Predicted 3D model of a 72-nucleotide RNA (transfer RNA) from a Candidatus Vogelbacteria bacterium.
The same sequence occurs in records of 2 taxa.
RNA sequence: GGGCGUGUAGCUCAAUGGUAGAGCAGCCGUCUUAUACACGGCUGGUUCUAGGUUCGAGUCCUAGCACGCCCA
Repeated sequence: GGGCGUGUAGCUCAAUGGUAGAGCAGCCGUCUUAUACACGGCUGGUUCUAGGUUCGAGUCCUAGCACGCCCA
């Protein structure tokens, strides 16, 4: 330098173009003499950035950024 892939909650990952979710973590409660476990509830998002398409974009297109793999 060229090609491909990934980027979503604190972490690991989902989501057919039509209200952004789960598990873990955090907080509160029940249980216990108490802690842990278990159970119930709650909180937490500028979906990497900027544009474009569309009635509507996490999803499709373009450019960029970061990371990973391959080739030279």

RNAcentral holds the sequence, with entries from ENA. Its Rfam family is "tRNA". By type it is a transfer RNA. Model confidence (mean pLDDT): 83 of 100. NCBI's taxonomy places the organism under Bacteria, Bacteria candidate phyla, Candidatus Vogeliibacteriota.